[in-house]
RNA sequence: CAUAGCAUGCAUGGGUGCUCGAUUAAGUCGGGCUGAGACUGCGGCCGUAUGCCGCUGACCAUUGAUCUGAUCUGGGUAAUGCCAGCGUAGAGAGAAUGCAUCGCGCACGC
Numbered sequence: 001c002a003u004a005g006c007a008u009g010c011a012u013g014g015g016u017g018c019u020c021g022a023u024u025a026a027g028u029c030g031g032g033c034u035g036a037g038a039c040u041g042c043g044g045c046c047g048u049a050u051g052c053c054g055c056u057g058a059c060c061a062u063u064g065a066u067c068u069g070a071u072c073u074g075g076g077u078a079a080u081g082c083c084a085g086c087g088u089a090g091a092g093a094g095a096a097u098g099c100a101u102c103g104c105g106c107a108c109g110c
């Protein structure tokens, strides 16, 4: 100075919202919206509550998923953390290997 992309397994981090109908009251069943994901399985708590928590699988992120500000602002929607702003904000979990790329070398290779 150039390349700085993809993949793999491992590890780590993370979210689970809004809504309609049914009735059999069942912590039930079926559907709709956004999304990668709005769910799978197991266990615990509560003790009759239209749940909560943990683990697990799935999914996403570790070149930034997600959280905070936020019971925020604007738009839109049946409704929503739907879209946009805020936002070059603050916080936030990684190393390895392989391939590709670039340079050097006749080549092995570095």
Base pairs, nucleotide, nucleotide: 005099006098007097008096010094011062012061013060014059017033018032019031020030021029022028027046039057041055042054043053044052045051066091067090068089072085073084074083075082103110104109
Molecule: TPP riboswitch aptamer (THI element)
Organism: Paenibacillaceae bacterium GAS479